Model confidence (mean pLDDT): 86 of 100. Predicted 3D model of a 350-nucleotide part of an RNA (small-subunit ribosomal RNA, central domain) from an uncultured prokaryote.
[in-house]
Context: one part of a larger RNA
RNA sequence: CUGGGCUUAAAGGGUACGUAGGCGGCUUAGACAGUUGGGUGUGAAAUCGUACAGCUCAACUGUACCACUGCGUCCGAUACUGCGGUGCUUGAGGAAGGCAGAGGUAAGCGGAACUUACGGUGGAGCGGUGAAAUGCAUUGAUAUCGUAGGGAACACCAGUGGCGUAGGCGGCUUACUGGGUCUCUUCUGACGCUGAGGCACGAAAGCUAGGGUAGCGAACAGGAUUAGAUACCCCGGUAGUCCUAGCCGUAAACGAUGAGCACUGGGUUGAGGGAACUUUCACAUUCUCUCGGCCGUAGCGAAAGCGUUAAGUGCUCCGCCUGGGGAGUAUGGUCGCAAUGCUGAAACUC
Numbered sequence: 001c002u003g004g005g006c007u008u009a010a011a012g013g014g015u016a017c018g019u020a021g022g023c024g025g026c027u028u029a030g031a032c033a034g035u036u037g038g039g040u041g042u043g044a045a046a047u048c049g050u051a052c053a054g055c056u057c058a059a060c061u062g063u064a065c066c067a068c069u070g071c072g073u074c075c076g077a078u079a080c081u082g083c084g085g086u087g088c089u090u091g092a093g094g095a096a097g098g099c100a101g102a103g104g105u106a107a108g109c110g111g112a113a114c115u116u117a118c119g120g121u122g123g124a125g126c127g128g129u130g131a132a133a134u135g136c137a138u139u140g141a142u143a144u145c146g147u148a149g150g151g152a153a154c155a156c157c158a159g160u161g162g163c164g165u166a167g168g169c170g171g172c173u174u175a176c177u178g179g180g181u182c183u184c185u186u187c188u189g190a191c192g193c194u195g196a197g198g199c200a201c202g203a204a205a206g207c208u209a210g211g212g213u214a215g216c217g218a219a220c221a222g223g224a225u226u227a228g229a230u231a232c233c234c235c236g237g238u239a240g241u242c243c244u245a246g247c248c249g250u251a252a253a254c255g256a257u258g259a260g261c262a263c264u265g266g267g268u269u270g271a272g273g274g275a276a277c278u279u280u281c282a283c284a285u286u287c288u289c290u291c292g293g294c295c296g297u298a299g300c301g302a303a304a305g306c307g308u309u310a311a312g313u314g315c316u317c318c319g320c321c322u323g324g325g326g327a328g329u330a331u332g333g334u335c336g337c338a339a340u341g342c343u344g345a346a347a348c349u350c
Base pairs, nucleotide, nucleotide: 004321005320006319007304008303012318014201015200017198021194022193023192025088026087028085030083033081034080035077036076037075038074039073040072041071042070049065050064051063052062053061054060091191092188093187096183097182098181099180103177104176105175106174107173108172109171110154114150115149116148117147118146119145120144121143125136126135162169163168206247207246208245209244210243211242215241216240220236222234223233258317259316260315261314262313263312266295267294268293269292270291271290272289273288274287275286276285299306300305323350324349325348332343333342334341
């Protein structure tokens, strides 16, 4: 090189966009680079192989042939691939008319709950637990009513429901804005797929600066429990959680399942659109496109299971794996304010 794999055994990059590269629909005539047939030159000798011969045999040696699977050059072939040209519409995209949606950004608004302050009523407990205590309370708590303020989150609707590439997105309204899907075929005419590097996005926690802080709450402190209790339980409580601007770039970032295309029995169910049928409307029925689930045929699989949303059957491109530990460590490089991230061994040992 050939070869085996990646749901759970080692192994899918967190996700998208996209450069180089790789791969790429139907039709036709051309040229002939790859491809392919033949000729020719070269492919030193030795070696290897075959045959014969020489040393008594063998090793060894000699002679002839083959081979040297390569490269150059000439003449042909033209199906396929590549090349440049013509055309096509089914891939891809655009236009038109509809539709659904917690898709995104910004501004404004709302009610419940909580908490704080003030005032009224009231008068001895409240709170908390397995039981207690710390704690709060006659300077009037808890409870209850009123007024005012504040911050955060949006009950019900709510659904193996919807949207988004992923992370993720849920009160209401408005503005701006991305994507999807359906119908009709009207347009362009292969414009496509993947994607090393690269670039962008990327939960939570954390970091920087400035604000904000109701509730919750790492750290911390106290009360309990206990042999002890640096915990579980309780009373408090700082950072944080929230906003603005910037950084970080990681997660069981999971469907532990890369992206795209094609093909391969069904049944059932939810969401969005369209058509047919019915005289018409609605419902129903049937068909169809897209999305989300369940069950299962064949097949696959070590099994669990997967099964038109494949882990089936194939093709294209990328990423990754190669016994356990050492170790995601050391070292070097690089990013970062830092914390760290990315890249990433070996000795040794079983």